[in-house]
RNA sequence: CCAGACGGUCGGAUGGCCGCUCUUCGUUGCGCGCGAGCGCGGCGCGGGGAGGAAAGUCCGGGCUCCACGGAAACACGGUGCCGGGUAACGCCCGGCGGGGGCGACCCCAGGGAAAGUGCCACAGAGAGCAGACCGCCGGUACGCCGCGAGGCCGACCGGCAAGGGUGAAAGGGUGCGGUAAGAGCGCACCGCGUUCCCGGCGACGGGGACGGCACGGCAAACCCCACCGGGAGCAAGACCAAAUAGGGGCGGCGCUCAAAUCCGUUUCCGGAUCGCCGCCCGGGUAGGUCGCGCGAGGCGCCUGGCGACAGGCGUCCCAGAUGAAUGGCCGUCACCCGCCUCGGCGGGGACAGAACCCGGCUUACAGGCCGUCUGGCACC
RNA sequence: GGGGGUGUAGCUCAGAUGGUUAGAGCGCUGGCCUGUCACGCCAGAGGCCGCGGGUUCAAGUCCCGUCACUCCCGCCA
Numbered sequence: 001c002c003a004g005a006c007g008g009u010c011g012g013a014u015g016g017c018c019g020c021u022c023u024u025c026g027u028u029g030c031g032c033g034c035g036a037g038c039g040c041g042g043c044g045c046g047g048g049g050a051g052g053a054a055a056g057u058c059c060g061g062g063c064u065c066c067a068c069g070g071a072a073a074c075a076c077g078g079u080g081c082c083g084g085g086u087a088a089c090g091c092c093c094g095g096c097g098g099g100g101g102c103g104a105c106c107c108c109a110g111g112g113a114a115a116g117u118g119c120c121a122c123a124g125a126g127a128g129c130a131g132a133c134c135g136c137c138g139g140u141a142c143g144c145c146g147c148g149a150g151g152c153c154g155a156c157c158g159g160c161a162a163g164g165g166u167g168a169a170a171g172g173g174u175g176c177g178g179u180a181a182g183a184g185c186g187c188a189c190c191g192c193g194u195u196c197c198c199g200g201c202g203a204c205g206g207g208g209a210c211g212g213c214a215c216g217g218c219a220a221a222c223c224c225c226a227c228c229g230g231g232a233g234c235a236a237g238a239c240c241a242a243a244u245a246g247g248g249g250c251g252g253c254g255c256u257c258a259a260a261u262c263c264g265u266u267u268c269c270g271g272a273u274c275g276c277c278g279c280c281c282g283g284g285u286a287g288g289u290c291g292c293g294c295g296a297g298g299c300g301c302c303u304g305g306c307g308a309c310a311g312g313c314g315u316c317c318c319a320g321a322u323g324a325a326u327g328g329c330c331g332u333c334a335c336c337c338g339c340c341u342c343g344g345c346g347g348g349g350a351c352a353g354a355a356c357c358c359g360g361c362u363u364a365c366a367g368g369c370c371g372u373c374u375g376g377c378a379c380c
Numbered sequence: 381g382g383g384g385g386u387g388u389a390g391c392u393c394a395g396a397u398g399g400u401u402a403g404a405g406c407g408c409u410g411g412c413c414u415g416u417c418a419c420g421c422c423a424g425a426g427g428c429c430g431c432g433g434g435u436u437c438a439a440g441u442c443c444c445g446u447c448a449c450u451c452c453c454g455c456c457a
Base pairs, nucleotide, nucleotide: 001376002375003374004373005372006371007370008369009368010367012333013332014331015330016329017328018327020049021048022047023046025044026043027042028041029040030039031038032037051351055362056361058360059359060358061357062356063233064232065231066230076229077228078227079226080225081095082094083093084092085091096110097108098107099106100105111224112223116222117221118218119217120216133164134163135160136159137158138157139156140155143152144151145150172190173189174188175187176186177185191213192211193210194209195208196207197206198205199204237290238289239288240287247281248280249279250278251277252276253275254274260273261272262271263270264269283456284455285454297316298315299314300313301312302311303310304309335348336347337346338345339344340343381453382452383451384450385449386448387447390406391405392404393403399437408424409423410422411421412420430446431445432444433443434442
């Protein structure tokens, strides 16, 4: 210098004028109250005023209400290697195993297929208690060729699965021996299974012995195992105010020692009238206050830890709208682009905007900065 | 704030449990028919299955993420 990997960070700065919203203090108007005072509003001064994602609403919590005696089970949903972090998580960190890359590094829904069920199209002889199309080998009898050793074609009876062929996948792989040809038939190595020893908290790794191979793939097919989960959400919920027909229908429960009335002839029994709850139809309303921001909070330093993170000390207070504020105009500087007389002129500003709050994930994003590392080239 | 549904040819829709080349109707193009047009008949073109990944031998279909459109739920009594 070129190409690349990973992590972090910023998301223009500053000044003037005019506004918007919340608010400490001061002052003032109106209303209420016997009063202390309270409520609403105006003005002045001062202070605060969008984000890294405020987004999607995909997870986990706080908070609130409802249900529930406790626990467990079934159903349903979710998670899924091991260890740790955390309030918790499907998140994060560190490892293990597998895969990719020359490498830095990246990716993995990564439990169980010898509990059971199911599926494996087409092609192919055979696809799940497998199979023999071509082929290889032996035998039987015949024919043909050759002087002969022998060879060739087809038929029948057997043996084999090495080679060819089909397929995503063909019941271990490579090599040597062996054999009529072959075959874990025998052996070595690799794989696989069982078992023992060693290391590790563990996932797992290393080694020895035995077994000749049985046990193909799919669980993001049903399922099995382990663990987790009560439901709903600030449109939660509380209070005040306004208006309307607390009307009708359906269902359930209650009252059942009962009573009353009505209906079916009486007893029994059943239904309705009554109350409560749920749903539906119909009706009314479209207002206010609280919840509402001191919090698993931000920043800095120290300590422990590989790290996620934890502990300690110091410091700061930092949006709360609801017909929904966070804006407009003009300068200066910085950045990017274009033009040319190299100094000016002109133009430009990503994604997007709180609405109960917090921890994550995912997605969108102009441009810039910092750090660590890898591969290559050149020079010293 | 909560809960659904849909996305396949220009338009409207099919595609149960994954399987060979994704179909139908209308529309479009060409030809035949007719003096001409329409109707009718014959033939044909037209698809990244909204988008991006993953699982699988194989994905419109299964899983994850994402985008767009659309529908329904307020309170009082």
Background:
Predicted 3D model of RNase P RNA and transfer RNA as a complex of 457 nucleotides. The prediction has a mean pLDDT of 78. Rfam match: Bacterial RNase P class A. About the family: Ribonuclease P (RNase P) is a ubiquitous endoribonuclease, found in archaea, bacteria and eukarya as well as chloroplasts and mitochondria. By type it is a ribozyme.